[in-house]
Context: one part of a larger RNA
C1' cells in the first nucleotide's frame, strides 16, 4: 500500500451524477391504534405508542396456560441468532408473469379485456413435389390472422391518394379464333408465307363502398368606448382543416419560458398558465385504487458517503526458505 473485517470526539448527505455503499430502525410474538385515497377487496404490520426476564401470592376447572397485586436482579429480560427502514409527491406501465444464457429485467413482450379481418368444412391458414399432416377427432359461443392492452370517461372531421371490397354495362387487351386482301413457288392442282376488319380473360381504366384500413387533419389581412385581445368579418387554397382531452410534458427549439410552493441558496421536482419549434383520440386520448429489484424529487430515522481522517485484525505485498 491491496483485498475483506472492527472501532471513532463534534457535525450529520455538507459526498456524489446519485444517500452508492455503510449504518441503523422495528422484528407476521402480545396489546392499543391506525390517515388520503378506492375498483369497497383494499391501502394495513399504514403510520404511531406500550409490553416482553425471575419469585411470591390471589384468581380463572391448581392449566406445563391467562389475568390481577407484590417483590428481585442486570446498561440490557423477543437478553444468543435468524426475522420489515419508514412517509410523502410525480412519471411509466393495470395487476401476477417473461426477455437480451455471458455488460441492459425495463417504460421493452406478454397478459385478461376491446375491435377489425378472413373462415359454412375435404374450411380458412400452415408445412409437403406429391401422396399426406397439423388445424381438429374441433364446426363461427369454433378456427386463424391484423391492431390495441385491466378498469371508468370516452374515441371528432377527412374516402382526394395507396389499400381492400362491391359493381353481368362501356373502353383497353395476350395467346386463340377469324380470315377481306396480298407475296413466293409451279403449266396447272397445290404447297407456302404475310396479313385488316370482328370475336377473345384477368388486370387496368370506370363507377361505388370502406379509417379500432395505410394514412392526413391550412395561410393570410381586418375588426369592440383606454390599451391588449379578437367571440366578429373578408379573402386564398384543401379531402378535410386538429373535436374532447392534455400541454415546457418520456413531447418545448429558443428555454434556468413565466407565476407560484419547497430551500438560506433549486438548469431538477410539484402545482399552473399557453407563445404546442414538433400532443391528441384503439401507431389510441385522459383519469385511475392496487401492485413494481422501474424512473424522478422531497422528509424523518440513521451513519467514516463526506469536513478529515485515525487506530485495530485477518490474509497479501515484501526479505528469507
Nucleotide at each position: 500500500c491491496c483485498u475483506u473485517c472492527g472501532u471513532u470526539u463534534a457535525g450529520g448527505a455538507a459526498c456524489u451524477a446519485g444517500g452508492c455503499a455503510a449504518a441503523a430502525a422495528a422484528g407476521c410474538g402480545g396489546c392499543c391504534g391506525u390517515a388520503a385515497c378506492u375498483u369497497a377487496g383494499g391501502g394495513a404490520u399504514a403510520a404511531g405508542g406500550c409490553c416482553u426476564a425471575c419469585c411470591c401470592g390471589g384468581u380463572c376447572a391448581u392449566a406445563c396456560g391467562g389475568c390481577c397485586g407484590g417483590g428481585u436482579c442486570g446498561c440490557a429480560g423477543c437478553g444468543a441468532a435468524a426475522g420489515a427502514c419508514g412517509u410523502c409527491a410525480a412519471g411509466c406501465g393495470a395487476c401476477u408473469g417473461u426477455u437480451u444464457a455471458u455488460c441492459a429485467a425495463a417504460a421493452a413482450c406478454a397478459c385478461a379485456g376491446g375491435u377489425c379481418c378472413c373462415u359454412g368444412c375435404g374450411a380458412a391458414a400452415g408445412c409437403g413435389u406429391a401422396a399426406g399432416c397439423u388445424g381438429a377427432u374441433g364446426u363461427a359461443u369454433a378456427g386463424g390472422g391484423g391492431c390495441u392492452g385491466a378498469u371508468g370517461c370516452c374515441u371528432g372531421g377527412c374516402c382526394a391518394g395507396u389499400g381492400u371490397c362491391c359493381g353481368a354495362a362501356c373502353g383497353u387487351u395476350a395467346a386463340g379464333g377469324g380470315g377481306a386482301g396480298g407475296g413466293g413457288u409451279g403449266c396447272a392442282a397445290g404447297c407456302u408465307c404475310c396479313g385488316a376488319a370482328c370475336c377473345g380473360a384477368a388486370g387496368c381504366g370506370c363507377g361505388g363502398a370502406u379509417g379500432a384500413a395505410c394514412g392526413c387533419c391550412g395561410g393570410c389581412c381586418g375588426u369592440a368606448a383606454c390599451u391588449a385581445u379578437a367571440a366578429c368579418g373578408g379573402u386564398c387554397c384543401u379531402a378535410a382543416g386538429g373535436u374532447a382531452g392534455c400541454g415546457a410534458a418520456a413531447u418545448u427549439c429558443c428555454u434556468u419560458g413565466u407565476c407560484g410552493g419547497g430551500u438560506g441558496a433549486g438548469u431538477u421536482c410539484c402545482g399552473a398558465c399557453c407563445u404546442g419549434c414538433a400532443c391528441g383520440a384503439a401507431u389510441g386520448g385522459c383519469a385511475u385504487a392496487a401492485c413494481g429489484a422501474c424512473u424522478u424529487g422531497a422528509c424523518g430515522a440513521c451513519u467514516g458517503u463526506c469536513u478529515c481522517a485515525a487506530c485495530g485484525a485477518a490474509g497479501g505485498a515484501c526479505u528469507c526458505g
A computed fold for a 321-nucleotide part of an RNA from a Pseudomonadota bacterium, annotated as large-subunit ribosomal RNA, domain IV. RNAcentral holds the full RNA, with entries from ENA. The organism belongs to Pseudomonadota, within Bacteria. The coordinates come from a structure-prediction model, not an experiment, and the mean pLDDT is 86.